This is a predicted structure of a 71-nucleotide RNA (transfer RNA) from a Minisyncoccota bacterium. The sequence is in RNAcentral, with records from ENA. The coordinates come from a structure-prediction model, not an experiment, and the mean pLDDT is 83. The organism belongs to Minisyncoccota, within Bacteria. Its Rfam family is "tRNA". Its family is annotated with triplet codon-amino acid adaptor activity in the Gene Ontology. Rfam classes the family as a transfer RNA. Rfam's curators write: Transfer RNA (tRNA) molecules are approximately 80 nucleotides in length.
[in-house]
């Protein structure tokens, strides 16, 4: 320099173009003499900027970061 892959909640991962979910962690409550476990609830997220579309995590373009290969 070129090609390809990846980026979603604190962490690990889902989501045929139809408005984002689970586990775990955190917080609150219940249970208990108390803690853990268990039960119920809450908060929390699509790498960035544009484009296509009635509608984009999803499709397109550019960029950022990480990885692989070739030179």
């Nucleotide at each position: 320099a070129u090609a390809c892959c990846c980026a979603u909640a604190g962490u690990u991962u889902a989501a045929u173009g139809g408005u984002a979910a689970a586990a775990u962690a955190u917080c609150c409550g219940g249970c208990u003499c108390a803690u853990a476990a268990c039960c119920g609830g809450a908060a929390g997220c699509u790498c960035u900027u544009g484009g296509u579309u009635c509608g984009a995590c999803u499709c397109c373009a550019a960029g950022u970061g990480g990885g692989u290969a070739u030179a």